This is a predicted structure of a 109-nucleotide RNA (SAM riboswitch aptamer (S box leader)) from Thermolongibacillus altinsuensis. It matches the Rfam family "SAM riboswitch aptamer (S box leader)". Gene Ontology term of the family: regulation of gene expression. About the family: The SAM riboswitch is found upstream of a number of genes which code for proteins involved in methionine or cysteine biosynthesis in Gram-positive bacteria. Its mean pLDDT, the model's own confidence on a scale to 100, is 84. Taxonomically the source falls in Thermolongibacillus (Bacteria, Bacillota, Bacilli, Caryophanales).
RNA sequence: UACUUAUCAAGAGCGGUGGAGGGAACUGGCCCAAUGAAUCCCGGCAACCUGCUUGGAAAAGUAAGGUGCUAAAUCCAGCCAAAUGGUUACCAUUUUGGGAAGAUAAGGU
Numbered sequence: 001u002a003c004u005u006a007u008c009a010a011g012a013g014c015g016g017u018g019g020a021g022g023g024a025a026c027u028g029g030c031c032c033a034a035u036g037a038a039u040c041c042c043g044g045c046a047a048c049c050u051g052c053u054u055g056g057a058a059a060a061g062u063a064a065g066g067u068g069c070u071a072a073a074u075c076c077a078g079c080c081a082a083a084u085g086g087u088u089a090c091c092a093u094u095u096u097g098g099g100a101a102g103a104u105a106a107g108g109u
Base pairs, nucleotide, nucleotide: 003107004106005105006104007103008102013042015041016040021032022031023030026078027077028076029075043070044069045068048066049065050064051062052061053060054059074101079098080097081096082095083094084092085091086090
């Protein structure tokens, strides 16, 4: 780091540190933040992989190890389709579905 598969509406502190930013990138929104952002430590959540236990298996449990996560759906939209509205072209709003992009895990070159 190309690629493959799975998942992404649940869950997780009123702690310490730090001192102005943050919500991946771009655009447009909308939010969070001196009642303290990012970062780091601790705590916690979850259960993808390993381990362990039960089981014939499917699977279930556990949470020791490897990750991950710990505002809002991956915060929302961007492309396509359907429905809806404007009598049509065309456009718009909203809803739904799919895609793109991304994140995480396990593979893998």
The sequence was found by an Rfam model in a public genome assembly. The model forms 94% of the base pairs in the Rfam consensus.